A computed fold for a 691-nucleotide part of an RNA from an Armatimonadota bacterium, annotated as large-subunit ribosomal RNA, domain II. The prediction has a mean pLDDT of 87. Its Rfam family is "Bacterial large subunit ribosomal RNA". The full RNA is in RNAcentral, with records from ENA.

[in-house]
Context: one part of a larger RNA
């Protein structure tokens, strides 16, 4: 891992509610007794109900408070009670498995820590302290030096022994801590044998929270014990009907609860619901506005101030300074409003082929929501961000489209069909369906991107010049006063400052650019000629261009590939889904219709047929069933002419399942009607076994 078996809402009591049954102003017994009995009978103590009010005494259809008035709770208006079964709650382990822990009583120092008593061990080599002897120096014994002797040391090197530094191997190991090489201590605070001691709120600790039997921030065993677990996981047959929530308030509350909201179910009310239309309302949002409150720009006017000038002082004057208020013009505002919608909301009436709404009971689940559009706040007019409102979808929704893709678009799946029509989206091939029309695009734009940039190209508007010849090109001219004046080393059109005139002319600047040290020189403006029909500018707009960089090759159309198979406009057809239609079938609701039946009978209930409506679904509510084991009827029917079980095949049922036949098996045992449960497994890192 697989297969098989086992494996989770139970039981008792007390309540509450529903169903059924008994009796009913009553209902019922408990312990216990009689009895063969768990039958039946007896047993009326007690309990619930029939009357309430008051703290109570107490009074009583009333009573309590109050002086009263008046008010509170009751009566007038009666149904209960006992049992059985079901739902739910409470108390119990209370659906099952699961802690980390806490406490009690014990067991442990044969591991290890420390202590204690008594034993044992440490090859070999080196160094050579004190003391002593002696020689020398010296003043002589003190002191110093040499030699000898001596043999100290948590001394040195290094086996045993004790350790465990580095690295390699090992890492489902040879080994639940090892092996190889290497390394530390090795007469000491050394190592070690044996006996003994210290115990868990404790011991021991050269101290690491270390060690106390492969376990230690508090050992192990048993018990309290099924501790508790607002947490995680798991929770077993079928079909049918309905179907949520992820919100509010409160919460030592925030991943848990309680009440409400939303779901379901029983009963009741009986048009109250919803949509649409009309009418009538409340309101201060969007927008807009500046009349208020504020903000804010320019101008005018101007109080006040600054600066400067005058004045002995008072004060006066000037001002391209600042500037209240006021005026003009143009603005801004969630907490501004002279105004002010659309929606929405409330009420009444009408209407509709829609079908709810409300009240009283039983049962829930939900309290992490997600994205998208729209209206806001927070943030950066960031986020697959966050927080409200509103609508939708997902959640709990399959199908089609979007290449793929919960939340987008289309559309809500009862079942079947090798029938039809459509939606979104598509119609060259992959791939079902058009190689339709007109215009645009040349960028593979389409098929990713901004500010910004550009004689890309299509369309529109306005406008200048132009056969008295424009625009472009080519030919020619482009002069004189004059090198204008100033400045300057120089300044001659062309460093800079000032001025920018006059003349000749078809025209020609006191010069637009290049150039020189300064001149020169070359172009330009301007003019003539050649040529002969358009040529410039501004602006609006369609499509395109550049801007354009990312990590393994294409990799920014799903692909092929496309110049239409791109974009815009237009037209007709077709394809396309579980949508809609057609045909057949199933279920639910509604007595709406027909036939039939029953009854308390203008009606109600119901069988069959028809009609109308409905049948996606998680949590969850409700309903109807299948199967297993045992029991009762029951020593059933059946069964060696073959039971159960196993196995193969056929059939029936929406399904759980059931029936039949063959084989195997070799003795039991259905079906029916009831009853009771150790009653259904694929998941719990489930438990046990097998392979």
């Nucleotide at each position: 891992a697989c297969c098989g078996g086992c494996g989770a809402g139970u039981u008792a009591c007390u309540g509450u509610u529903g169903g059924c049954a008994g009796c009913g102003a009553g209902g019922u017994u408990a312990a216990g007794g009689c009895g063969a009995a768990g039958a039946g009978c007896c047993g009326g103590a007690g309990c619930c109900g029939c009357a309430g009010c008051g703290a109570a005494a107490g009074c009583g259809a009333g009573u309590c408070c109050g002086c009263a008035a008046g008010g509170g709770c009751g009566c007038c208006a009666u149904a209960g009670u006992u049992g059985c079964c079901g739902g739910c709650a409470g108390u119990a382990g209370a659906c099952c498995c699961g802690a980390a822990a806490c406490c009690a009583g014990g067991u442990g120092a044969g591991c290890u820590a420390c202590c204690u008593a008594u034993g044992g061990g440490c090859a070999g080599g080196g160094u050579g302290a004190a003391g002593c002897c002696u020689c020398g120096a010296u003043a002589g014994u003190c002191u110093c030096g040499g030699g000898g002797u001596g043999g100290a040391g948590g001394c040195c090197c290094g086996c045993a022994c004790c350790g465990g530094u580095g690295u390699c191997g090992g890492u489902u190991g040879a080994a639940g801590a090892c092996g190889g090489c290497u390394c530390g201590g090795a007469u000491g605070a050394c190592c070690u044998g044996u006996g003994g001691g210290u115990a868990g709120g404790g011991g021991u600790g050269a101290a690491a929270u270390g060690c106390c039997a492969a376990u230690c921030g508090a050992a192990c065993c048993u018990g309290g014990a099924g501790a508790u677990a607002g947490c995680u996981g798991g929770u077993u047959c079928u079909c049918c009907c309905c179907g949520a929530a992820a919100u509010a308030g409160c919460u030592u509350u925030a991943g848990g609860g309680c009440u409400a909201g939303c779901c379901u179910u029983g009963g009741g009310u009986g048009a109250u619901g919803c949509g649409u239309g009309g009418c009538g309302g409340a309101g201060g949002u969007a927008g807009a506005g500046c009349a208020c409150u504020g903000a804010a720009u320019g101008g005018g006017c101007u109080a006040g101030g600054g600066a400067c000038g005058c004045u002995a002082a008072c004060g006066c004057g000037u001002u391209a300074c600042c500037g209240c208020a006021c005026c003009c013009a143009a603005u801004c505002a969630a907490a501004c409003u002279c105004c002010g919608a659309a929606u929405g909301c409330c009420g009444c009436c009408a209407u509709g082929u829609c079908a709810a709404a409300c009240c009283c009971g039983g049962g829930a689940g939900u309290c992490a929501g997600a994205c998208u559009g729209c209206g806001g706040g927070g943030g950066c007019u960031a986020a697959g961000c966050u927080u409200c409102g509103u609508a939708g979808u997902c959640g709990a929704g399959a199908g089609g489209a979007g290449a793929a893709g919960a939340g987008u678009c289309c559309a809500g799946a009862c079942c079947g069909c090798c029938g039809g029509c459509u939606a979104a989206g598509g119609u060259c091939c992959c791939c079902a369906a058009a190689u339709c029309g007109a215009g645009c695009u040349c960028a593979g734009u389409g098929g990713g991107c901004a500010a910004g940039g550009a004689g890309g190209u299509g369309g529109g508007a306005c406008u200048g010049c132009u056969c008295a010849a424009a625009c472009a090109a080519c030919c020619a001219g482009g002069a004189g006063g004059u090198u204008g004046g100033c400045u300057u080393a120089g300044a001659a059109g062309c460093a800079g400052c000032c001025a920018u005139c006059c003349u000749u002319u078809a025209a020609a600047c006191a010069a637009c650019g290049a150039g020189u040290a300064a001149c020169a020189u070359c172009g330009g403006a301007c003019u003539g000629g050649u040529c002969g029909a358009g040529u410039g500018g501004u602006u609006c707009u369609g499509c395109g261009c550049c801007g354009a960089g990312a990590a393994u090759c294409c990799a920014a159309c799903g692909g092929g590939g496309c110049u239409a198979a791109g974009c815009u406009c237009g037209a007709u057809a077709c394809c396309g889904a579980a949508g809609c239609c057609g045909c057949g079938g199933g279920g639910a609701g509604c007595g709406c219709c027909g036939c039939g039946a029953g009854c308390g009978a203008u009606g109600c209930u119901u069988g069959c047929g028809g009609g109308c409506u409905c049948c996606g679904g998680u949590a969850g509510g409700g309903g109807a069933g299948c199967g297993u084991u045992g029991c009762g009827c029951a020593g059933u029917a059946g069964g060696u002419u073959g039971a159960a079980g196993c196995u193969c095949c056929g059939g029936c049922g929406c399904g759980a399942g059931c029936c039949g036949g063959g084989g195997u098996g070799g003795a039991c045992g259905a079906g029916g009607c009831g009853c009771a449960a150790g009653u259904g497994a694929g998941a719990a890192u489930g438990c046990c076994g097998g392979u």